The prediction has a mean pLDDT of 77.
A computed fold for a 99-nucleotide RNA from a Pseudomonadota bacterium, annotated as TPP riboswitch aptamer (THI element).
Of the family's consensus pairs, 100% are formed in the model.
The sequence was found by an Rfam model in a public genome assembly.
RNA sequence: UGACUUGGCUUGGGGUGCUGGCCCGACGGGCUGGCUGAGAUCAAACCCACCGAACCUGACACGGGUAAUGCCGGCGAAGGGAGGCCAGUCAUCGACACC
Numbered sequence: 001u002g003a004c005u006u007g008g009c010u011u012g013g014g015g016u017g018c019u020g021g022c023c024c025g026a027c028g029g030g031c032u033g034g035c036u037g038a039g040a041u042c043a044a045a046c047c048c049a050c051c052g053a054a055c056c057u058g059a060c061a062c063g064g065g066u067a068a069u070g071c072c073g074g075c076g077a078a079g080g081g082a083g084g085c086c087a088g089u090c091a092u093c094g095a096c097a098c099c
Stems, first nucleotide, its partner, number of pairs: 001091004006087005011049004016043001017035008055080003062073003
């Protein structure tokens, strides 16, 4: 100096549905269970930060499945998307010393 992977610190970026019961000023809201998941605005928790599928658009889309839902799959080598420092490993170059 470069690359790679792992970690730490700090800063930031995200999502929060479906449904049973009860209640209310009623197709909306509140409370409490269930489903999937890391996480369902219970957290300051969980996940993610260019190595970028965390997350958004496409999408009130397509196929499968379910009590129902991005529940699963493709879509996706698509288009966007939030970073710095330190440490570690490897490689290369240079300087000094010694032989």